[in-house]
RNA sequence: GCGGGUGUAGUUUAAUGGUAAAACCCGAUCCUUCCAAGAUCGUGACGGCGGUUCGAUUCCGCUCACCCGCU
Repeated sequence: GCGGGUGUAGUUUAAUGGUAAAACCCGAUCCUUCCAAGAUCGUGACGGCGGUUCGAUUCCGCUCACCCGCU
């Protein structure tokens, strides 16, 4: 330099164009003499910028980060 792949919550994974789902973690309450465990509730995310579309995590382009291959 060229090609390919992946990017979603603090972490790990879902979601085939229509209000983004869960587990762990975290916070509150209950339970318990206390802790742990358990129950209920809650906070928090689509790498960035554009395009297509009534509507984009999803489709397209560029770009960024990481990984793989070729030279």
This is a predicted structure of a 71-nucleotide RNA (transfer RNA) from a Patescibacteria group bacterium. The organism belongs to Bacteria candidate phyla, within Bacteria. It matches the Rfam family "tRNA". Rfam's curators write: Transfer RNA (tRNA) molecules are approximately 80 nucleotides in length. Their secondary structure includes four short double-helical elements and three loops (D, anti-codon, and T loops). Further hydrogen bonds mediate the characteristic L-shaped molecular structure. tRNAs have two regions of fundamental functional importance: the anti-codon, which is responsible for specific mRNA codon recognition, and the 3' end, to which the tRNAs corresponding amino acid is attached (by aminoacyl-tRNA synthetases). tRNAs cope with the degeneracy of the genetic code in two manners: having more than one tRNA (with a specific anti-codon) for a particular amino acid; and 'wobble' base-pairing, i.e. permitting non-standard base-pairing at the 3rd anti-codon position. By type it is a transfer RNA.